The prediction has a mean pLDDT of 80.
Predicted 3D model of a 74-nucleotide RNA (transfer RNA) from a Planctomycetota bacterium.
Lineage of the source: Bacteria > Pseudomonadati > Planctomycetota.
Rfam family: tRNA. Rfam links the family to the GO term triplet codon-amino acid adaptor activity. Rfam classes the family as a transfer RNA.
RNA sequence: GGGCUCAUAGCUCAGUUGGAUAGAGCAACGGAUUUCUAAUCCGUAGGUCGAGUGUUCGAAUCACUCUGGGCCUG
Repeated sequence: GGGCUCAUAGCUCAGUUGGAUAGAGCAACGGAUUUCUAAUCCGUAGGUCGAGUGUUCGAAUCACUCUGGGCCUG
């Protein structure tokens, strides 16, 4: 230099034949229970989906460029 792949909540991920209020588990916080802790149960908050531009009535999802990680290769 060339090719492939990944990037969504603090962490691990789902969602990828475009339809819409963006979800789950764990963690965090509040509460219930308990003498206390743990466990269990209930609830709350947390994301403009790596960045930008474009296509579209509508984009996490499609196109292009860029950034960063991983793998293969000259």